The RNA shown here (Fluoride riboswitch aptamer (crcB RNA motif)) has 62 nucleotides and comes from an Actinomycetes bacterium. Taxonomically the source falls in Actinomycetes (Bacteria, Bacillati, Actinomycetota). It matches the Rfam family "Fluoride riboswitch aptamer (crcB RNA motif)". Gene Ontology terms of the family: response to fluoride and positive regulation of gene expression. Its mean pLDDT, the model's own confidence on a scale to 100, is 82. The model forms 100% of the base pairs in the Rfam consensus.
RNA sequence: GAUCGCCCCGGCGAUGGAGCUCGCCACAACCGCCGGAACCGGCUGAUGGCUCCUACCGGAUC
Numbered sequence: 001g002a003u004c005g006c007c008c009c010g011g012c013g014a015u016g017g018a019g020c021u022c023g024c025c026a027c028a029a030c031c032g033c034c035g036g037a038a039c040c041g042g043c044u045g046a047u048g049g050c051u052c053c054u055a056c057c058g059g060a061u062c
Base pairs, nucleotide, nucleotide: 010025011024012023013022016053017052018051019050020049021048032043033042034041035040
């Protein structure tokens, strides 16, 4: 110096915040889907998962 393993801290899991939990990463993890050669066009969801809040969308009642 490089590589491997473990622990702690930290970061990440398609748009916000919090708790719990799972997984991943060590400058990497991560950066949605469909059609199309491309230009371009279309579509779902604020979660990795669960719960709550906020925003957004749809319906009903007052």